[in-house]
RNA sequence: UAAAAAACUAAAGCGCCAGGACUUGUUAAUAGUUGACGAGGGGAAGGUUUAUCGAAAAAUUCGGCGGAUACCUUCUAGUAUUCAUCAAUGCUAAAAGCUAUUUCACAAAACUUAUUGGUAACUUUAAGGACAAAGGAAAUGGCAUGAUGUUAG
Numbered sequence: 001u002a003a004a005a006a007a008c009u010a011a012a013g014c015g016c017c018a019g020g021a022c023u024u025g026u027u028a029a030u031a032g033u034u035g036a037c038g039a040g041g042g043g044a045a046g047g048u049u050u051a052u053c054g055a056a057a058a059a060u061u062c063g064g065c066g067g068a069u070a071c072c073u074u075c076u077a078g079u080a081u082u083c084a085u086c087a088a089u090g091c092u093a094a095a096a097g098c099u100a101u102u103u104c105a106c107a108a109a110a111c112u113u114a115u116u117g118g119u120a121a122c123u124u125u126a127a128g129g130a131c132a133a134a135g136g137a138a139a140u141g142g143c144a145u146g147a148u149g150u151u152a153g
Stems, first nucleotide, its partner, number of pairs: 014066004019062001020034004037054003043075006076093006083149005097143008111128004117122001
């Protein structure tokens, strides 16, 4: 110095790069740079891969690999079906039946100015600075299983 093994820590538009693009350059490369802006999202186990929403950009946030709160199955606990029990069908993971309409919301990058490192491509930090959608919440309306029992009209 390299390889292997073990342990620990960190991330979730997260991490990495022998494709591509760009820079240097002897027009050479296992040299260097780039390679996702926030919002939203976690009961447990297993499985699966093109895992929600928009913003920006003349649009490489391309392409590839791994992962990830997505999705599916099972389980745990709960909850709705006008009071109780059983079943059945859904839903929820601190919330909770299906559906329609309306209302609510300080995003960040981008951009401008300065600043750090670098031959350069690019990069660090700070100030200013507007603009989303989904999800979610609230209100109003419509619809909503069977059996037995009880109560009221």
The RNA shown here (glmS glucosamine-6-phosphate activated ribozyme aptamer) has 153 nucleotides and comes from Haloplasmatales bacterium 4B. The model forms 87% of the base pairs in the Rfam consensus. The coordinates come from a structure-prediction model, not an experiment, and the mean pLDDT is 77.